[in-house]
Molecule: transfer RNA
Organism: Dokdonia pacifica
RNA sequence: UAACCUGUGAUGUAACGGCAGCAUACUAGACUUUGACUCUGGCGGUAUAGGUUCGAAUCCUAUCAGGUUAU
Numbered sequence: 001u002a003a004c005c006u007g008u009g010a011u012g013u014a015a016c017g018g019c020a021g022c023a024u025a026c027u028a029g030a031c032u033u034u035g036a037c038u039c040u041g042g043c044g045g046u047a048u049a050g051g052u053u054c055g056a057a058u059c060c061u062a063u064c065a066g067g068u069u070a071u
Stems, first nucleotide, its partner, number of pairs: 001070007010024004018054001026042005047063005
C1' cells in the first nucleotide's frame, strides 16, 4: 500500500428483513448455625453516522477499532 474477515449486556454465544434470546458472572430474597450448592426474581447489549424499506442486529455506503493474507 492492496485484498479480505470480524464488531450483539461484564464474559461467551444465538437471532429467515418482523417482540433482541440463552448460559455464565453480578446482585436481592428464600434455604443453611455460617459458607457452598440449589430455588425464585432483578440489572445490563446490536461499534459510530447516514441510506433503502411499512419495518434493519441483519441489506447498502462511509468512518472507527481489532485481525488475517500479499507486497